[in-house]
RNA sequence: AGAGUUUGAUCCUGGCUCAGGAUGAACGCUGGCGGCGUGUCUAAGGCAUGCAAGUCGAAUGGGUUUAGACCCAUGGCAAACGGGAGAGUAACACAUUGGUAACCUGCUUCCAACCGGAGCAUAACUCAUCGAAAGGUGGGAUAAUUCUCCAUUAAUUGUACAGUCGCAUGGCUGUACAAUAAAGAUUUAUCGGUUGGAAAGGGGCCUAUGGUCUAUCAGCUAGUUGGUAGUGUAAAAGACUACCAAGGCUAUGACGGAUAGCGGGUGUGAGAGCAUGACCCGUCUCACUGGGACUGAGAUACUGCCCAGACUCCUACGGGAGGCUGCAGUCAAGAAUAUUCCUCAAUGGGCGAAAGCCUGAAGGAGCGACGCCGCGUGGUUGAUGAAGUCCUUAGGGAUGUAAAGACCUUUUUUGAGGGAAGAACACAUGACGGUACCUCAAGAAUAAGGGGUUGCUAACUCUGUGCCAGCAGCAGCGGUAAUACAGAGACCCCGAGCGUUAUCCGGAUUUAUUGGGCGUAAAGCGUGCGCAGACGGUUUCCUAAGUCUGUGGUCAAAUCUUGAUGCUUAACAUCGAGACUGCCAUGGAAACUGGGAGACUAGAGGGUGGAAGAGGCUAGCGGAAUUGCCGGUGUAACGGUAAAAUGUGUUAAUAUCGGCAAGAACACCAGAGGCGAAAGCGGCUAGCUGGUACACUCCUGACGUUGUUGCACGAAAGCGUGGGUAGCGAAUGGGAUUAGAUACCCCAGUAGUCCACGCCGUAAACGAUGGAUAUUAGCCUUUGGCAGUAUCGACCCUGCCAGUGGCGUUUAAAAUAGCUAACGCAUUAAAUAUCCCGCCUGGGAAGUACGAACGCAAGUUUAAAACUCAAAGGAAUUGACGGGGGCCCGCACAAGCGGUGGAGCAUGUGGUUUAAUUCGAUGAUAAGCGGAAAACCUUACCAGGGCUUGACAUGUAGCUGCACGUCCCGAGAAAUCGGGACUCCUUCGAGGGUGCUACACAGGUGCUGCAUGGUUGUCGUCAGCUCGUGCCGUGAGGUGUAGCCUUAAGUGGUUUAACGAGCGCAACCCUCAUUCUAUGUUAAUUUUCCAUAGAAAACCGCCCCGCUCAACGGGGAGGAAGGUGAGGAUGACGUCAAAUCAGCAUGGCUCUUACGCCCUGGGCGACACACGUGCUACAAUGGCCGGUACAAAGGGUUGCUAAAUCGCAAGAUGGAGCCAAUCCCAAUCAAAGCCGGUCUCAGUUCGGAUUGAGGUCUGCAAUUCGACCUCAUGAAGUUGGAAUCGCUAGUAACCGUGGAUCAGAAUGCCACGGUGAAUACGUUCUCGGGCCUUGUACACACCGCCCGUCACACCAAGGGAGCUGGCAAUACCCGAAGGCUGCGCUAGACGCGGACGAAGGUAGGGCUAGUGACAGGGGUGAAGUCGUAACAAGGCAUCCGUAGCGGAAGCUGUGGAUG
Repeated sequence: AGAGUUUGAUCCUGGCUCAGGAUGAACGCUGGCGGCGUGUCUAAGGCAUGCAAGUCGAAUGGGUUUAGACCCAUGGCAAACGGGAGAGUAACACAUUGGUAACCUGCUUCCAACCGGAGCAUAACUCAUCGAAAGGUGGGAUAAUUCUCCAUUAAUUGUACAGUCGCAUGGCUGUACAAUAAAGAUUUAUCGGUUGGAAAGGGGCCUAUGGUCUAUCAGCUAGUUGGUAGUGUAAAAGACUACCAAGGCUAUGACGGAUAGCGGGUGUGAGAGCAUGACCCGUCUCACUGGGACUGAGAUACUGCCCAGACUCCUACGGGAGGCUGCAGUCAAGAAUAUUCCUCAAUGGGCGAAAGCCUGAAGGAGCGACGCCGCGUGGUUGAUGAAGUCCUUAGGGAUGUAAAGACCUUUUUUGAGGGAAGAACACAUGACGGUACCUCAAGAAUAAGGGGUUGCUAACUCUGUGCCAGCAGCAGCGGUAAUACAGAGACCCCGAGCGUUAUCCGGAUUUAUUGGGCGUAAAGCGUGCGCAGACGGUUUCCUAAGUCUGUGGUCAAAUCUUGAUGCUUAACAUCGAGACUGCCAUGGAAACUGGGAGACUAGAGGGUGGAAGAGGCUAGCGGAAUUGCCGGUGUAACGGUAAAAUGUGUUAAUAUCGGCAAGAACACCAGAGGCGAAAGCGGCUAGCUGGUACACUCCUGACGUUGUUGCACGAAAGCGUGGGUAGCGAAUGGGAUUAGAUACCCCAGUAGUCCACGCCGUAAACGAUGGAUAUUAGCCUUUGGCAGUAUCGACCCUGCCAGUGGCGUUUAAAAUAGCUAACGCAUUAAAUAUCCCGCCUGGGAAGUACGAACGCAAGUUUAAAACUCAAAGGAAUUGACGGGGGCCCGCACAAGCGGUGGAGCAUGUGGUUUAAUUCGAUGAUAAGCGGAAAACCUUACCAGGGCUUGACAUGUAGCUGCACGUCCCGAGAAAUCGGGACUCCUUCGAGGGUGCUACACAGGUGCUGCAUGGUUGUCGUCAGCUCGUGCCGUGAGGUGUAGCCUUAAGUGGUUUAACGAGCGCAACCCUCAUUCUAUGUUAAUUUUCCAUAGAAAACCGCCCCGCUCAACGGGGAGGAAGGUGAGGAUGACGUCAAAUCAGCAUGGCUCUUACGCCCUGGGCGACACACGUGCUACAAUGGCCGGUACAAAGGGUUGCUAAAUCGCAAGAUGGAGCCAAUCCCAAUCAAAGCCGGUCUCAGUUCGGAUUGAGGUCUGCAAUUCGACCUCAUGAAGUUGGAAUCGCUAGUAACCGUGGAUCAGAAUGCCACGGUGAAUACGUUCUCGGGCCUUGUACACACCGCCCGUCACACCAAGGGAGCUGGCAAUACCCGAAGGCUGCGCUAGACGCGGACGAAGGUAGGGCUAGUGACAGGGGUGAAGUCGUAACAAGGCAUCCGUAGCGGAAGCUGUGGAUG
């Protein structure tokens, strides 16, 4: 000192969270020792038991006793201290500073004076007596330092007078008069007693200042404020009483409410601050709750008294007793807090002359890691880097010198011995304590854990789990390879502790005085006027409140800082110094602020003069338009929309002409123009009236600025009363649209819109920008005024002042500095400064609830919390998208040709079925696809039969001695099993080979293509995708790669803060088209032709035109070919978690007498149906029959197979030739074509499905399930709905031929040639793509995002008929104790009254808390329902105010904003 978290990324705003320190703590795990501290924060709840305040015989009387002595009572002093607690208290309670001329003070110290007489009682005791007890009652005796009286006085007190002093009341001194004292004890020295004065210490009262929240508490107060006279007190005082007056406090916060003891200090912080008030010190208050006095120097008295109340206990039921918020202890409460200990040895207190007694104050010990501090749990050496464990790429690595082992040490521990200081005070006296400490001995012995390891944040691997279990402070992790869960190992941090939780400060400049903001992020009141307040021009003098400075006093001690010292060190303690930023008194200074007095004119205001203007109010007038009515002309439509309909019209509309009426609004001028504080203001004229700028520089003389509360104005809508109503037009009705349409569109139409008067008081009331003053480059336009020049005058031109705008395009130029997160602002500031006011502090809940004020109402103003989220937001960037825009391309559309979709069949898929119908591919980019070929095999599927080191590979060990194998026989469906026959090599090492057994292992078409490699599809053969350096920007990023022209092309040219480069494009490669050269196996052959090899040729090269005279485009010539000549191969960065684990390879998981392997049979070929791709057709441009012509490219030895013969044919026999330019498939002849014949429009001489019969071929085998041939049979189908596909030239279409696979089995696929078209105006539309631009609330990127009702569950708060508590007051009733007061007489411990008076009661209200049926809204929740409101022109631009309406988002009217 910062860090994480909003985004695809960026900058900012802004909240949330973390790292630090602290604690009277608690909880979890763990725990060796010592020192010093500390320990009921909750129930000021209740308390058993013991103790916590007594002492004095040197004041006195008595009782008991052998004697020391003890006890009871009177009397004195003490008990008001010490100790506890924080309930109450917002106050002179506390703190600081003063005052007391308004006061008191026992004991103590000092000074002065005095102490002479007399008397009456009473307790203990004794007698009697009442009561359960507590406790009394009566008679009798007695003492004192008890009590009473007399005397003596003055320095005391009172009164009067004089002097003197002061601060108003008054103080001091003196004189006179009056009043008031005393006690003795013991013993020869003291202690006491009385009076007065002084001191010290203690206390009472008063003043100023200071320190909590709340205005949703704004008015409070009758003893209240003051006076007079009294009472009262130690003392001032409405402290109290009577009378008189009507005051006193308050926005600088009275009164009320909530909370709280206050301070020194403590924690934190750089500080300013913020939070806090345990322990220690000071002080206040309280003592079961409330009230009260007595005694006393002192109390309204913690362990005294009286009364009332609640609670507890005793009781003989008649009555009594009690008060731990003292020390221990107990119950309860609680997350939680100790021993019913020792001693008065020390310090201190009370009494006493003293000895001494008392002291739960205190000194100590005990318990608790509760905190701080210190020490230890060993040290040195020790590598085969042991074992174990973990990881591994299987080689090794880590734990790790760690251990073991060896050699040492003894802090600690245990045992033994010695042994304090604390003692002051001559002797004696130590609870702690045989403690601290010292010495010796034994033996590494008795002693380590907790948390963490994804980032923040130091520290990583394996296994298990599989959005489960769980973690988490925030972000977040977990859905089969989790460094985030759990375990293990390793590592990191701290260490007798470590973590967690709670709370406080910090970080947080996130309340900002130091030290923030308000155009768009939260935030400028809608606007003005203005009281208080705050701030304020120039100058002179005075003052000294602020300010500065000197001195003095005070600010308790402790704490803190610092220097020393003492405990072995430290914590801790002691001593010295400093600090405690404050207050008071006093001396001085006079610049600035304030105050007083005076002057000035630059601010402000006034005067005079002319000037501009939709400024306001009132009255009158005007024309155009609209609608209605009347009349004329005229006839069937009009109106309305994207298209329609409702509607109007033959009772004459619309149209047109004339007339009349009404209301509302004022075209052109009109402008970025003018005026006004804002809202706002627009025909013309008149009247009344407010403000403004300019010129003159005449007057006043700071009169100013801002402005809480207040007052006034304030669009539209709305409200009240009364008018008015042409048009428009919420609501409403109807017509359309639609899935619906409570909307958008149309036809009508009421309130309203208009006027008068009165309310309302809000708007995106916006420049989203408060007001005032000053300063800081320019240019241009425009409004008003003035001056100058010029002119006869004006216009023009120049300058100044005050406004209004711009520095964007057309269109040349042009925003500097500064500020800002950026956008942008920039003399009209969002720049630089000053003053004043208002407002903000995460999002939602919410501008809501409650309360209050205002309002007729609608509602407005003021204005929260619980709860919930980790974001919400601003600006800008890159993409993507748009039912945004511009440019361009493509068989994309259009123009054409032929198809698919209908039929039958073939084939693939879905579905269904099945024992199995193996698996994969699924929009484009699956579906005649993997499969270039399922009868067995293939084969992965099913049924059944079998095998288990295995069908296949490698290795080790053992055994066997047989080769392996071939043939034959038997069983069997086969695999397989059994039997028989034949039968090894060698370097002789039992080596090779083989079999069997056992172990490692094999094997898997089992899963994961979302763990992967490789390969492939697609966008797309589209023209794009990037980099280096530079430049711009805070940054993401941009530029380069945009613009213009051009191209098939990011192809090229040109311009240019860019200059270059790479992957793509093109070219290089192959085939074809022309010519030439060379060669010639095959062919009979030559120019030719064919084949092979090579060469040439095409480049906008030439000419003309267009264009920047660039790139390039258009035309022409020549040429076989012309503008990339045609075709192929070639596929950028990337997208789709696209496809494939079943082609192959491969991580992980999984099966192992089976998910492996072998065999037989079946299945992959099923069939209601749906889809894709094809074939054949529906016929005459044709079918059939006969004749006849022309190819290319392939294949062939397990092969192609000729001639010939046979068969109707498939084919058979046959075997020549050919390893192929030779022979064959394959034919002298490919088919379509051409010639001739027939059929004549029909379900046919079309079409051929289906079925029957008979055959051929392949093959172990043709039933499931092959192809072909012959004969017979002869189905649907007559050109195909919506929709949809291919193709731009040797192409489509039509026609045949070959090949791969293959024993056999193509309508598929791949290849080949033959015949051979039509059309393209063009880019509006559909689809896809490229570039630029624009908007965006999207970024999983529009298949996006997202709003509201409804339904369900949960949560918190408000309302609520009420119900139940609490608090403070008011009125009245009753009235204890008690003091005060009146009266009486027996004069007392008396009696009878009076007012006051606690508790209690009655009554109506106030405030507050809890609870409450129910209804309403809010928040949250996984994939619920209905719609689609918003974000793109979001499909009707959105939003604000207001009003009406509607399931809901919302719609509509009216005014406003542009976000």